[in-house]
């Protein structure tokens, strides 16, 4: 000068005019004050708050999974460990258990798990051929062998040296596994020694075991007022017959109303008043001062905590946040709140700030 890498911050700006939604005052003429985000989104996760349900413990379901902290909780955050990746700043990893069980493992390939001989090697034994009778080739039986070839995402650990008919943890040396002890950490794990030639395919975002958490539903949750109506209760006044266990039930007739062109026939309902109650329209709250935000300072390696100080920054319910015009510039991405908060993901034109790291050059 260049490539990167992690963190954090803006999201056209300004004046004017007219609209809209909400607050205060108000002399009811008005004025003055607020009004989308960094993801308001997707409803994926904690959670407050509300109503149910609930001794307590289980079981079933569900989720979560290295260790430690943070925090209201989390599956989120930070800081540590171990992997894989980068030269490297760094960045990803559901990262517990396959020497408890069960159960998959396509195609290929001899075998895909109580592991397994296609080719190859390597001893014997038989047949034929050659020969210089030492042995050579073929081909066929029976064994050894897991070193070499091949299959495959994966084939009983890697190298080397020694051994052996070939070969093989068969023996050894060093990595690698396990186990035991010892040290360093709060751990998670790392380091070191001894001992064992050595268990052991892979998968558990298969079913499973283990440890931990976990009651359901959601603001259209829910409280309150409260026109009207139905059903209920209660007073007073009134009553067609007939039974009955008589304040009250039941049957029948009477009368309404449904059904149906209409009748019969069916089903319902059966006096006025007024008062409780009941809760539909409808209106008020829940509704925005809160796990708030900014600044200092202190503790912490961070996440975060904590003291003070100063701020108040939508709150509709057919649901406001717009439009016009003037200037300018780099010409403007995604995108729109409905209880509320903390995360995580997705979507975003650009354009700044720090802090690192890695390559060139110059001093």
């Nucleotide at each position: 000068g260049g490539a990167g890498u992690u963190g954090g911050c803006c999201a056209g700006a300004c004046a004017g005019u007219c609209g809209c939604c909400c607050c205060u005052u108000u002399c009811c003429g008005a004025a003055g004050g607020g009004g989308a985000g960094g993801a308001a989104a997707g409803u994926c996760c904690g959670g407050g708050c509300u109503c149910c349900a609930u001794a307590g413990g289980g079981c079933a379901g569900g989720g979560u999974g290295c260790c430690a902290g943070g925090u209201a909780a989390c599956g989120c955050c930070u800081g540590g460990g171990g992997g894989a990746c980068g030269u490297g700043a760094g960045u990803c990893c559901a990262c517990g258990g396959a020497a408890a069980g069960u159960g998959c493992c396509a195609c290929a390939g001899a075998a895909a798990a109580c592991a397994g001989a296609c080719c190859g090697c390597c001893a014997g034994c038989c047949u034929g051929g050659g020969g210089a009778u030492a042995c050579c080739c073929a081909g066929g039986c029976c064994g050894g062998u897991a070193a070499g070839g091949g299959u495959g995402a994966a084939a009983a650990g890697g190298u080397g040296c020694g051994g052996u008919a070939a070969g093989a943890g068969c023996g050894c040396a060093c990595c690698g596994c396990g186990u035991u002890g010892g040290u360093g950490g709060u751990a998670a794990c790392a380091c070191c020694a001894a001992c064992g030639g050595c268990a052991g395919g892979g998968c558990a975002a298969a079913c499973c075991c283990c440890a931990c958490c976990c009651g359901g539903a959601g603001c259209a949750a829910g409280a309150c007022c409260a026109a009207a109506u139905a059903g209920g209760g209660g007073a007073a006044c009134g009553g067609g017959c007939a039974g009955c266990a008589u304040g009250g039930c039941u049957g029948c007739a009477g009368c309404g109303c449904g059904u149906g062109g209409c009748c019969c026939g069916c089903g319902c309902g059966u006096g006025u008043u007024c008062c409780c109650g009941g809760g539909u329209a409808g209106g008020u709250c829940g509704c925005a001062u809160g796990a708030g935000g900014c600044g200092u300072g202190c503790g912490g390696u961070g996440a975060c905590g904590u003291a003070c100080g100063c701020c108040c920054g939508a709150g509709a319910u057919g649901a406001a946040u717009g439009a016009c015009u003037g200037u300018c510039c780099u010409c403007g991405a995604c995108a729109g709140a409905a209880c509320c908060c903390g995360g995580c993901u997705u979507a975003u034109c650009g354009g700044c700030c720090a802090a690192c790291u890695c390559c060139a050059u110059c001093a």

Bacterial RNase P class A from a Pseudomonadota bacterium, 363 nucleotides, folded computationally. Its mean pLDDT, the model's own confidence on a scale to 100, is 77. The gene name in the source record is rnpB. The RNAcentral record of the sequence draws on ENA. It matches the Rfam family "Bacterial RNase P class A". Rfam classes the family as a ribozyme.